Background
This is a predicted structure of a 92-nucleotide RNA (SAM riboswitch aptamer (S box leader)) from uncultured Ruminococcus sp. Taxonomically the source falls in Ruminococcus (Bacteria, Bacillota, Eubacteriales, Oscillospiraceae). The RNAcentral record of the sequence draws on MGnify. Of the family's consensus pairs, 91% are formed in the model. Rfam family: SAM riboswitch aptamer (S box leader). Rfam links the family to the GO term regulation of gene expression.
[in-house]
RNA sequence: CUUAUCAAGAGCGACUGAGGGACAGGCCCUGUGACGUCCGGCAACCUGCGAAAUGUAAGGUGCUAAAUCCUGCGGCCCUGCCGAAAGAUGAG
Numbered sequence: 001c002u003u004a005u006c007a008a009g010a011g012c013g014a015c016u017g018a019g020g021g022a023c024a025g026g027c028c029c030u031g032u033g034a035c036g037u038c039c040g041g042c043a044a045c046c047u048g049c050g051a052a053a054u055g056u057a058a059g060g061u062g063c064u065a066a067a068u069c070c071u072g073c074g075g076c077c078c079u080g081c082c083g084a085a086a087g088a089u090g091a092g
Stems, first nucleotide, its partner, number of pairs: 001092006011039001013038003019029003023072004040064003045060003048056002068086001073083004
C1' cells in the first nucleotide's frame, strides 16, 4: 500500500501492584485490584485435517468491560439513519 472483517463470543483462576479504555472531547472501568505476565477460555483470518460442509480446532496470529464505549468528517426524510475518515485484526 491492497483487501476482508469489526452489534456475536470468551474466568468468581494465579502473580504483580496503579493505572486503563489508540488520539481529542465526553463518558466510563479500576485497591471489591487497573495495566501487564501466566494459565484458562472465545473465535475461525491463515495453515493443517477432511471429497465437501455452515465441518474440525492440531499449528500461526488475534481477541477475552461497555457497538471500534460514544462523538469527531459528509449526506439525508435529522430522538435517528447511511456513508466516509481514523483505528484495530488477519491475509497478501